Record summary
Predicted 3D model of a 399-nucleotide RNA (Bacterial RNase P class A) from Thiomargarita sp. The model forms 96% of the base pairs in the Rfam consensus. It matches the Rfam family "Bacterial RNase P class A". Rfam links the family to the GO terms ribonuclease P activity, tRNA processing and dimeric ribonuclease P complex. By type it is a ribozyme.

[in-house]
RNA sequence: UGAGUUGGUCGGGCAGUCGCGGCGGAGUUGGUUGCCGUCGAGGAAAGUCCGGGCUCCAGUGGACAGAGUGCCAGGUAAUGCCUGGGGGGUGUGAGCCUACGGAAAGUGCCACAGAAAAUAUACCGCCUGCAUUUGUGUGGGUAAGGGUGAAAUGGUGCGGUAAGAGCGCACCGCACGUCUGGUAACAGACGCGGCAGGGAAAACCCCACUCGGAGCAAGACCAAAUAGGGAAGCAGCCGGUUGUUUACAACUGUCAGGCGUGGUCCGCGUCGCUUCCGGGUAGGUCGCUUGAGGAGCAUGGUGACAUGCGUUCCAGAUGAAUGGCUGCCUCGUUUGCACAGGGUAUGUAUUAAGCCGUGUGCAAAUAGACAGAACCCGGCUUAUAGACCAACUUUUUUU
Numbered sequence: 001u002g003a004g005u006u007g008g009u010c011g012g013g014c015a016g017u018c019g020c021g022g023c024g025g026a027g028u029u030g031g032u033u034g035c036c037g038u039c040g041a042g043g044a045a046a047g048u049c050c051g052g053g054c055u056c057c058a059g060u061g062g063a064c065a066g067a068g069u070g071c072c073a074g075g076u077a078a079u080g081c082c083u084g085g086g087g088g089g090u091g092u093g094a095g096c097c098u099a100c101g102g103a104a105a106g107u108g109c110c111a112c113a114g115a116a117a118a119u120a121u122a123c124c125g126c127c128u129g130c131a132u133u134u135g136u137g138u139g140g141g142u143a144a145g146g147g148u149g150a151a152a153u154g155g156u157g158c159g160g161u162a163a164g165a166g167c168g169c170a171c172c173g174c175a176c177g178u179c180u181g182g183u184a185a186c187a188g189a190c191g192c193g194g195c196a197g198g199g200a201a202a203a204c205c206c207c208a209c210u211c212g213g214a215g216c217a218a219g220a221c222c223a224a225a226u227a228g229g230g231a232a233g234c235a236g237c238c239g240g241u242u243g244u245u246u247a248c249a250a251c252u253g254u255c256a257g258g259c260g261u262g263g264u265c266c267g268c269g270u271c272g273c274u275u276c277c278g279g280g281u282a283g284g285u286c287g288c289u290u291g292a293g294g295a296g297c298a299u300g301g302u303g304a305c306a307u308g309c310g311u312u313c314c315a316g317a318u319g320a321a322u323g324g325c326u327g328c329c330u331c332g333u334u335u336g337c338a339c340a341g342g343g344u345a346u347g348u349a350u351u352a353a354g355c356c357g358u359g360u361g362c363a364a365a366u367a368g369a370c371a372g373a374a375c376c377c378g379g380c381u382u383a384u385a386g387a388c389c390a391a392c393u394u395u396u397u398u399u
Base pairs, nucleotide, nucleotide: 002394003393004392005391006390007389008388009387010386012329013328014327015326016325017324018323020040021039022038023037024036025035042370046381047380049379050378051377052376053375054215055214056213057212061266062265063264064263066211067210068209069208070207071085072084073083074082075081086100087098088097089096090095101206102205106204107203109199110198118153123146124145125142126141127140128139129138130137131136154172155171156170157169158168159167173195174193176191177190178189179188180187181186219286220285221284222283229277230276231275232274233273234272238253239252240251241250242249243248257271258270259269260268293312294311296309297308298307299306300305331368332366333365334364335363336362337361338360339359340358342356343355344354
C1' cells in the first nucleotide's frame, strides 16, 4: 500500500411555528373547552418460524399412536436459542459450515456405464497344458496391470510366485483389549488379529430425551334489544317412591347412550346431545403496560451469564396518536468549473487530438437505505444507502 476475517456503535442535529395522544396539575359547585408541566415508534417494529408469561377449557390421571430434538459440558423461566469444547469438511490464513446418536437388529435403495454394485464377478490382459492349416481353438490358474464408474473388495513398498494374491513382512487403516490425560464428547500410547466390501438413516427403522389444547378476535364486567322462536335426528329403556290435572312431573337404583379445547382406548366428571332455518345485539369499561424491566457500579467466571448494591418509569392508540411547515449546520450523492497526476493507439518503441476513471478546491441542488407499536417478553431468520471504531490474517514495498 492492496485485499480480507470477526465483533461493535450510529443510522442525522439545532431552532422557531402550527397541530395530535397518554398521564398529572391549577382553576371550577361540577363538567367541557382552553392553560401549565411531562412523556410519546425499530435494529429490525418485518416473517409468524420457535420458547414462554398471562387468560380460558378444567375439578383429575394413565397407555398407545403421532410430533419435535439428536456430539459433550455449561447458561437460561424455557427453547429447535446462546456460550465453551470435541469430531468431520473447507480456506495460504485470520476464519467459516455442520441435518454430528445407531449400518455387527431388520427391510429397502445405489440410475447409466461396466464382466460384476453382493450369496459378487472375469471384458481386455498375464501365466500354463494340449491341438494346430502357425491364422488360432480349447482346458486350467489369476485379480497385481488396463478399461467402466461417485464408489470395484483395505492402501503403499519389499519379498515371493509359472503368473499373481495378506501368500509373508514393514508402515498406515480397521476390529478387539489394556493403560494414561480429560467431568465428558474424545485424544494418545501399547498389545494383538490377517481383517466383517462400501455408501446412504435429510429412506423406513432402532435408541435416548421432551410434548394437553385454544388463543387478547383469549377472557371478565356493565348496559341495551329480541322470538325462552321453528324443524329434524339420536337417546330415557326398566324398577321403586312421592305429588296430582290419571296422564304427566319430581326424586332415586342398575344398565346403556351422548358430551367434556389435537387422535384412539381406559379412568374420571356430567345428564341430555347433534344439525338446519329464522330473529336480536355488534355499544361501553377492563384486560392495556411495573416487567424472567432498563441505565450504572462492584465481585465471580475463558465465556454465555450469575450475585449484590443502587438509580429510574422509559408509547398505550382503537379506523387507529407520536406529525406538518420554515431556517441553519453536518455526512453522503449528483451536476458544473479550475488545478494536479494516472491509464488508453493499427508489428515494436515514442507520442494522447479524443476517451476513461482518481484526488483537491469552489459553486448549485438534495436527509437521501430497509422500513411504522396494537397483550407482553426471550430468541432465530430475512431486508438494509451510508458513516465510524477495535482486534486479527495475508500480498507488495521500504527501513